Annotation: c-di-GMP-I-GGC riboswitch aptamer from a marine sediment metagenome, 83 nucleotides, folded computationally.
RNA sequence: CGACAAAGCCAAACCUAUCGAGAGGUGGGGACGGAAAGCAACGGGUCUUUCCUCAAACAUAAUAAGAUGGCCGAGCUGCCGAA
Repeated sequence: CGACAAAGCCAAACCUAUCGAGAGGUGGGGACGGAAAGCAACGGGUCUUUCCUCAAACAUAAUAAGAUGGCCGAGCUGCCGAA
């Protein structure tokens, strides 16, 4: 750096069980896709909760605490070896 190569790997949406206030996580099924769709919250983005305003809801701050790695960037590690 990334093949109409080889061995494999992961698993979106959705369904289901379960945990959580929630975003979402975990197990099973399932494949949209992925050369790091492996690890890890460092910097952003986005989302949730608290909360001011409003107040029927929706919407809507600052701060704080969470979630998201298959949102982006950076970090660490890993299979193969064509062009």